Molecule: small-subunit ribosomal RNA
Organism: uncultured prokaryote
RNA sequence: AGAGUUUGAUCCUGGCUCAGAACGAACGCUGGCGGCAGGCUUAACACAUGCAAGUCGAACGAGAAGCCGGUCUUCGGACUGGUAGACAGUGGCGCACGGGUGAGUAACGCGUGGGGACCUGUCCUUUGGUGGGGGAUAACUAUUGGAAACGAUAGCUAAUACCGCAUAAGCCCCUAGGGGGAAAGAUUUAUCGCCGAAGGAUGGACCCGCGUCUGAUUAGCUAGUUGGUGAGGUAAUGGCUCACCAAGGCGACGAUCAGUAGCUGGUUUGAGAGGAUGAUCAGCCACACUGGAACUGAGACACGGUCCAGACUCCUACGGGAGGCAGCAGUGGGGAAUAUUGGACAAUGGGGGAAACCCUGAUCCAGCCAUGCCGCGUGAGUGAAGAAGGCCUUAGGGUUGUAAAACUCUUUCACCAGGGAAGAUGAUGACGGUACCUGGAGAAGAAGCUCCGGCUAACUCCGUGCCAGCAGCCGCGGUAAUACGGAGGGAGCUAGCGUUGUUCGGAUUUACUGGGCGUAAAGCGUACGUAGGCGGAUUGAUAAGUUGGGGGUGAAAGCCCAGGGCUCAACCCUGGAACUGCCUCCAAAACUGUCUCUCUAGAGUCCGGAAGAGGUGAGUGGAAUUCCUAGUGUAGAGGUGGAAUUCGUAGAUAUUAGGAAGAACACCAGUGGCGAAGGCGGCUCACUGGUCCGGUACUGACGCUGAGGUACGAAAGCGUGGGGAGCGAACAGGAUUAGAUACCCUGGUAGUCCACGCCGUAAACGAUGGAUGCUAGUUGUCGGGCGGCUUGCCGUUCGGUGACGCAGCUAACGCAUUAAGCAUCCCGCCUGGGGAGUACGGUCGCAAGACUAAAACUCAAAGGAAUUGACGGGGGCCCGCACAAGCGGUGGAGCAUGUGGUUUAAUUCGAAGCAACGCGCAGAACCUUACCAGCCCUUGACAUACCGCUAGAAAUAGGGAAGUGCUCUCUUUGAGAGAAUUUGGUGACAGGUGCUGCAUGGCUGUCGUCAGCUCGUGUCGUGAGAUGUUGGGUUAAGUCCGGGAACGAGCGCAACCCUCGCCAUUAGUUGCCAGCAUUAAGUUGGGCACUCUAAUGGGACUGCCGGUGUCAAACCGGAGGAAGGCGGGGAUGACGUCAAGUCCUCAUGGCCUUUAUGACCAGGGCUACACACGUACUACAAUGGCCGGUACAACGGGCAGCCACUUCGCGAGAAGGAGCAAAUCCCUAAAAGCCGGUCUCAGUCCGGAUUGGAGUCUUCAACUCGACUCCAUGAAGUUGGAAUCGCUAGUAAUCGUGGAUCAGCAUGCCGCGGUGAAUACGUUCCCGGGCCUUGUACACACCGCCCGUCACACCACGGGAGUUGGUUGUACCAGAAGCGGUUGAGCUAACCUUCGGGAGGCAGGCCGCCAAGGUAUGGCUGGUAACUGGGGUGAAGUCGUAACAAGGUAGCCA
Repeated sequence: AGAGUUUGAUCCUGGCUCAGAACGAACGCUGGCGGCAGGCUUAACACAUGCAAGUCGAACGAGAAGCCGGUCUUCGGACUGGUAGACAGUGGCGCACGGGUGAGUAACGCGUGGGGACCUGUCCUUUGGUGGGGGAUAACUAUUGGAAACGAUAGCUAAUACCGCAUAAGCCCCUAGGGGGAAAGAUUUAUCGCCGAAGGAUGGACCCGCGUCUGAUUAGCUAGUUGGUGAGGUAAUGGCUCACCAAGGCGACGAUCAGUAGCUGGUUUGAGAGGAUGAUCAGCCACACUGGAACUGAGACACGGUCCAGACUCCUACGGGAGGCAGCAGUGGGGAAUAUUGGACAAUGGGGGAAACCCUGAUCCAGCCAUGCCGCGUGAGUGAAGAAGGCCUUAGGGUUGUAAAACUCUUUCACCAGGGAAGAUGAUGACGGUACCUGGAGAAGAAGCUCCGGCUAACUCCGUGCCAGCAGCCGCGGUAAUACGGAGGGAGCUAGCGUUGUUCGGAUUUACUGGGCGUAAAGCGUACGUAGGCGGAUUGAUAAGUUGGGGGUGAAAGCCCAGGGCUCAACCCUGGAACUGCCUCCAAAACUGUCUCUCUAGAGUCCGGAAGAGGUGAGUGGAAUUCCUAGUGUAGAGGUGGAAUUCGUAGAUAUUAGGAAGAACACCAGUGGCGAAGGCGGCUCACUGGUCCGGUACUGACGCUGAGGUACGAAAGCGUGGGGAGCGAACAGGAUUAGAUACCCUGGUAGUCCACGCCGUAAACGAUGGAUGCUAGUUGUCGGGCGGCUUGCCGUUCGGUGACGCAGCUAACGCAUUAAGCAUCCCGCCUGGGGAGUACGGUCGCAAGACUAAAACUCAAAGGAAUUGACGGGGGCCCGCACAAGCGGUGGAGCAUGUGGUUUAAUUCGAAGCAACGCGCAGAACCUUACCAGCCCUUGACAUACCGCUAGAAAUAGGGAAGUGCUCUCUUUGAGAGAAUUUGGUGACAGGUGCUGCAUGGCUGUCGUCAGCUCGUGUCGUGAGAUGUUGGGUUAAGUCCGGGAACGAGCGCAACCCUCGCCAUUAGUUGCCAGCAUUAAGUUGGGCACUCUAAUGGGACUGCCGGUGUCAAACCGGAGGAAGGCGGGGAUGACGUCAAGUCCUCAUGGCCUUUAUGACCAGGGCUACACACGUACUACAAUGGCCGGUACAACGGGCAGCCACUUCGCGAGAAGGAGCAAAUCCCUAAAAGCCGGUCUCAGUCCGGAUUGGAGUCUUCAACUCGACUCCAUGAAGUUGGAAUCGCUAGUAAUCGUGGAUCAGCAUGCCGCGGUGAAUACGUUCCCGGGCCUUGUACACACCGCCCGUCACACCACGGGAGUUGGUUGUACCAGAAGCGGUUGAGCUAACCUUCGGGAGGCAGGCCGCCAAGGUAUGGCUGGUAACUGGGGUGAAGUCGUAACAAGGUAGCCA
């Protein structure tokens, strides 16, 4: 520091997601040790039990048990003195600290900095006192009530408890004369206390400035409210309280209300600015079951105090009582989740005490928990036979892997044993026999978790087969998954590792630092203007902002730096820095602010001109439409793509004349004018707003913007009243259509028009807020001014309105002095798409509706600009038997053949628009054959390897012997061994026309023989890409020319190849024969001229001439030539498309099968037949059929062959039989044609199907199921609907002929020649294609994309008769405890007294305030609800086809 994800690709915008850090965490798997920390985030839910605040006998009275004495004794004990001091009481101090929690609180609560009108026990300093009296009361005793808690009455008693009196330095009050007011003693004689006063310290109270969350769908709030005077009250100021007076106070700089929340130091993240957070530690606040209240006290309105009310729990004798863990442990409950009913006061601190000491769940320790941070360990070295095993494998090997084993060594931690602290200034150690030290044994006791498609480090096999599953995002999985599950291997971290949750970061994705608004989200429809913000030049003053310096404060801890202590670290200690802040003092005066002296450049006034559909009102004009009247006139008119509805013989349309009415203003007219925008158009008049130019007389910053606010604001719409010609929603009819609630037509109501009043929205657009300044130009136009002259031009200037264009900007498109450039000021607005500009609430409106404006839920995109394609019922240019012009067919019939369908045991399989269907099949009776039923074989019909060896009647196969052939070894001959051929066995394997053509190779079809498809370098562009390859010509052609930021090149085109057409040369047998001879005959001699054969060459190149054309390419015409502009035909098929076809030609991965899905055999089937389609054949006849005669080819084939010729048969053919491995012989007759005859338009002398009979041939065999022949039979069919095919010249049409396959079997296929046309104006249309351009929401690319209703399922939300909670307001009722006031006839110790009483006090009564509670009525906010509304999502549902192309009616906004 970035990355993934929108697209075919690109750039941008923009969201989503990831990598990092953190945590009081939880969950899953795993778990050795130690140190330091941390540990109910939820129910401020309820709590059993124990403990958490007491202490003082040196304030006081009384005084139990025990102990020491004494007296008495019935020996039980009683009495008494002393000591001792328990329990309880009076009194003092403490209990307001410490500890807990975060409910409430948006507040002077907190933070920070100030202020003055205050209090302060204990403590410190100073000073002055401490005299003399009095009356009670608890304890206790007695009686007594009660279950208890707790009391009642009577009596006794003390004090540092209570009360007078005296005194008053200082204190307080005051009318300044005066008045008021204190104390306590104890005792060991040394002290501790007590009272008054002053000061300090500490702690606290109050006030103020500033800061402190969200919501305006909360805009007004407030009656003690704001202020004053007086009084009361308080420690103290103050409406704190009361009386009176005034009517104020707060609020858009956000009052009030609602929601949420303890605040801070800090913590966490971040580069920072910021954001989030407020556990532990520390400061402050608030609270103590809920609400209220006071008492005591220095201090409380009091966690372990009191009173009252309420809820809950417990006890009860039912009368009445008790209680408050948000102290420490602990329990239940809640929850994903958070510990022991431990030890000690040894340390630190706190309370009491003179002290000893007591108390202390504060605290210090221990226990539990990987909750976090930190440290350590689980061994180290050597060790290749690279062991075994696992996994993979191309079968060779690789990897796990020096890893293990093995050998050598060490002992940290843990374990065992011994010693043993510091923490403690003199004593005292819970921790603790702990830390630590020493010794011992033995590699011994100690490794897991996640991941491995990209992001993101790390790859293979098997299983699975859109299943099971994974997933943070993109996305994996449909039979070869590096993405699921397992394994091997690898990567990462490590006593942990992953997951989940949360926060910050990345996110410049709320933008202060640091974003935007023409088209991506985003400029209010426009103006005026309030508050506010900002503001020209100049003088002086001031010092609020600003700048510099000083002082105070900014607690400690934390962060940072330095040093130090635990063996290190975490942790801890010391010091420093910092705490960016606030307050205050001094100084400066540039800038901003304020005040002030001036100025004229901004702004405005004045004077003189100018243009204009600027506005309002009144009047007026002509053309046109319609209607009415009259005339002429007759059968149609009107309307459309074509029609019909409609009008018209009751006289339309047309035409002429007259009249009526309403609306709109042709031409002029113009990216011309005016206006803020909406908008404004005949002419005239009246009133009126603004602008521009010139002059430079006046004012002197008067300015800009503008939240709220106000006004204006197209069309449609609404209200009232008019008006209504034309047009025309709704509606009606006619068409169109599958439908047509539309488009088209005929009618037609609101409306459109006027007046007045509403509405307030538009794609209200330049999709561009306003103002000011600055920054190249060129050119048009509108309104003024100035100058020059040649008087209609040139130059210049101000203001408007356009086009192009530089710099600059922009994602690009584009903008460019009329900015989207460079700057300043102000306002408005945006923050992913959908839900939704919707719901709810509010405001406005008569309504329609407008304005304001969410959330749940859902998706990973939505979007902008540009690029390349593809497509268009877009455009331009061009081509093709594409159409047109022609000729002949198909579609109708019969038959052949293929296919579908059906049937079947099987009718094997494949091919499916063109580009499947006489296709694979160049030929199914058996075979083929893959199918069916049946029999039968299992190492197999076929291949390789190893081992053994004869079988059969024979032939024979194989072996052996003899013999023979080859090789090797030994050897003199001779002998031995091996290899080859076959059969039986073995287990590896064979076999498969089984599956997958969507795993593949190869081959093929198709677009298409269409003219295209690309590359290198350069250039342009941020980029995809473009350029080249486009444009002008031209061509069959990206063929060529010239132009051009391109220059070149490649695959295609063309040419090179074959063939046909002309010629030449060479060569003449089996070919040929001009001349010579000869024959029946090129038969023979002879010849090679000719034909022909087959090899090599020539020839044609726009080469020549004329014209056109850009000086070109080229085109047109002509000459010559066998052939002329590619001479005809063939072979040749670019990059690619169709997951096109083929696993059944072959090859091949994977899967499946192995006594069968393999092999063999015989039979059947592929040949079926209500039907449908394709392709052919034959016909329907006279351009013909039949009969007779007769002429002329070419390409080919032939030995298991072609077969002359002869004979026989009507014939298919048969029997003989020459020639020929072929320019020699044979197939071989060519046919149409020509000549002659016949038939004469009919189901025929056409046509030949079908059927019967008889044969021939091939074959092992023609039944299913061959071909042919003969005799007989003689069907449909008389030229074929919609539709559709081929063909442009030796072509179509027509005629025969050969070949492959093949025993036999073509109407098919592939060839060959004979005869031999017609037509093409032309490119509007149909189809296909090429190039350029345009639009696009398509890219699986129009067989695309995509919208809405309906139906079904699920989800969240709104409304909803209601119902049920919470909270809050108002009014009234009510009124506990308490306090205040008042009364007090009852009661009454201290003081006074004249002794009667009084003062004072208490109970009680009343009044006031007031909590809970009650009644009524509002506000706000939840839950729930029959039903209902739209929304979202969902696999292939239904209906249409609205949008995207001119989307087939351009689309869109209101």